The RNA shown here (c-di-GMP-I-GGC riboswitch aptamer) has 86 nucleotides and comes from a Bacillota bacterium. The model forms 91% of the base pairs in the Rfam consensus. Its Rfam family is "c-di-GMP-I-GGC riboswitch aptamer". Rfam links the family to the GO term cyclic-di-GMP binding. Model confidence (mean pLDDT): 92 of 100. It was read from a public genome assembly, where an Rfam model found it.
[in-house]
RNA sequence: CCCGAUAAGGGCAAACCCGGCGAAAGCCGGGGGCGCAAAGCUACGGGUCUACAGCCGCAUAGGCCAUGACCGCCGGGCUGCCGCAG
Numbered sequence: 001c002c003c004g005a006u007a008a009g010g011g012c013a014a015a016c017c018c019g020g021c022g023a024a025a026g027c028c029g030g031g032g033g034c035g036c037a038a039a040g041c042u043a044c045g046g047g048u049c050u051a052c053a054g055c056c057g058c059a060u061a062g063g064c065c066a067u068g069a070c071c072g073c074c075g076g077g078c079u080g081c082c083g084c085a086g
Stems, first nucleotide, its partner, number of pairs: 002086001003083002011036002016031006034072001040078003044075003047070003054064003
């Protein structure tokens, strides 16, 4: 360095519920605990979600669209605790 244990000490926190913010996706706080060795950070590539505004449309139908959102979808980048076995 790779790697990752029924190790030690700790950490994070899905669904769901409550309160708040937001047009929404979703986010924040509290409870909760499915999981996680980077479930720390980063929208850089791919992907997914949303569509207030805008555009198409006769339309209040329907469609398009990221500048919005997700890193606990997959990669990449940066940083990092512990140390059995190999």